[in-house]
RNA sequence: GGUGGCGGGCAGAUGGCCGCGGCCGGAACUACCGGUCGAGGAAAGUCCGAGCUCCAAAGAGCAGGACGCCGGGUAACGCCCGGCGAGGGAAACCUCAGGGAGAGUGCCACAGAAAGACACAGCCGGCGGUCUCGUCGGCGAAGGUGAAAUGGUGGGGUAAGAGCCCACCGGCAGCCGGGUAACCGGCUGGCCAGGUAAACCCCGUUCGGAGCAAGACCCGGCAGGGUGCGGGUGGCAACACCCGUGGGCUGCUCGUCCACAGUCACCCGGGUGGGUCGCCGGAGGCGGCGGGAGACCGCCGUCGCAGAUGGAUGGUCAUCACCUCUGGGGGGGAGCCCGCGCUGCGGGGGCCUCAGGGGUACAGAACUCGGCUUACAGUCCGCCGCACCCC
Numbered sequence: 001g002g003u004g005g006c007g008g009g010c011a012g013a014u015g016g017c018c019g020c021g022g023c024c025g026g027a028a029c030u031a032c033c034g035g036u037c038g039a040g041g042a043a044a045g046u047c048c049g050a051g052c053u054c055c056a057a058a059g060a061g062c063a064g065g066a067c068g069c070c071g072g073g074u075a076a077c078g079c080c081c082g083g084c085g086a087g088g089g090a091a092a093c094c095u096c097a098g099g100g101a102g103a104g105u106g107c108c109a110c111a112g113a114a115a116g117a118c119a120c121a122g123c124c125g126g127c128g129g130u131c132u133c134g135u136c137g138g139c140g141a142a143g144g145u146g147a148a149a150u151g152g153u154g155g156g157g158u159a160a161g162a163g164c165c166c167a168c169c170g171g172c173a174g175c176c177g178g179g180u181a182a183c184c185g186g187c188u189g190g191c192c193a194g195g196u197a198a199a200c201c202c203c204g205u206u207c208g209g210a211g212c213a214a215g216a217c218c219c220g221g222c223a224g225g226g227u228g229c230g231g232g233u234g235g236c237a238a239c240a241c242c243c244g245u246g247g248g249c250u251g252c253u254c255g256u257c258c259a260c261a262g263u264c265a266c267c268c269g270g271g272u273g274g275g276u277c278g279c280c281g282g283a284g285g286c287g288g289c290g291g292g293a294g295a296c297c298g299c300c301g302u303c304g305c306a307g308a309u310g311g312a313u314g315g316u317c318a319u320c321a322c323c324u325c326u327g328g329g330g331g332g333g334a335g336c337c338c339g340c341g342c343u344g345c346g347g348g349g350g351c352c353u354c355a356g357g358g359g360u361a362c363a364g365a366a367c368u369c370g371g372c373u374u375a376c377a378g379u380c381c382g383c384c385g386c387a388c389c390c391c
Base pairs, nucleotide, nucleotide: 001388002386003385004384005383006382007381008380009379010378012320013319014318015317016316017315018314020038021037022036023035024034025033026032040362044373045372047371048370049369050368051367052211053210054209055208059254060253061252062251064207065206066205067204068203069083070082071081072080073079084098085096086095087094088093099202100201104200105199106196107195108194120143122139123138124137125136126135127134128133151169152168153167154166155165156164170192172189173188174187175186176185177184178183215277216276217275218274219273224268225267226266227265228264229262230243231242232241233240234239244260245259246258247257248256249255284303285302286301287300288299289298290297291296321360322359323358324357325356326355327354328353329352330351336348337347338346339345340344
């Protein structure tokens, strides 16, 4: 120089004119004037977690959902940080649905002899036979098939073979050491019949439900009809208890609560307009200091930064910033590209400057936060790597 990787930031600025929404003030109720504030890193997806509201209170179990190595962060999480292990990469780095296959069930097509102890072809030995076979026994390694074939490679040994034996490696078990741990290292040993759980499942941890169209209040408006509602005990009565019935606890069961002629439950039917709150002071933003490897935590200071409801921040002009194209000029300028008369020469590009043209991404709050995921023109900053080229 080039290239690869990781992290952070910006996402246009200024001024004039006209036009919007909230708040405050003036004024004459509006209109009008002045001041001030006014979209995002994702506001998106609605996927997780919460704050908040309601279900009078909200227990236990089942079902169901989620997560799944270890340690930490957080209000919490399926998120984030660090580490371990495995895989990819030359490396920086990146990725992971990471517990259990000896609780059980299922599946492993085709091929192949065979997919969990099934021997085809073949090798060796005995017998018979004598140019190619038959039979008995042994073998389970080479070959073939496959994603995977009863650990792998190499050697010894054997009639031929095999962990049969040995070396190294992998796995498993025991012991020792290091580490909070996941795990790592060492020594010893017998040799060791798969894989798959993002298949059903088992284990561990965890989870009330519904949701701002939640919910609260004010004004206004409408149309009602039908069905159901028991018994016992004590008590003078009020009332209490038991069974039963209905309803609530947003899947079910237990349990519990409320009611049982009531402002009750169920079925059919009608009506449901407007306004205020919720609605912005928050696990808040910004700055500084300290602690921590980091996520993050603590302290100090400071600020008040949208609140709409057919839904506001737009239009226009000018200048600048950034990117790109064309042209001119300058320039010692390698590596790069092209050509040639080829250890070099010439041209282009890379660099600087001027002028003109064009362009500037994804995209708009609707209760609010912490995340994840997706989209994104261009540019800036920092750190790390080197399989590549030049000096």
The RNA shown here (Bacterial RNase P class A) has 391 nucleotides and comes from a Candidatus Dormiibacterota bacterium. The prediction has a mean pLDDT of 75. The model forms 98% of the base pairs in the Rfam consensus.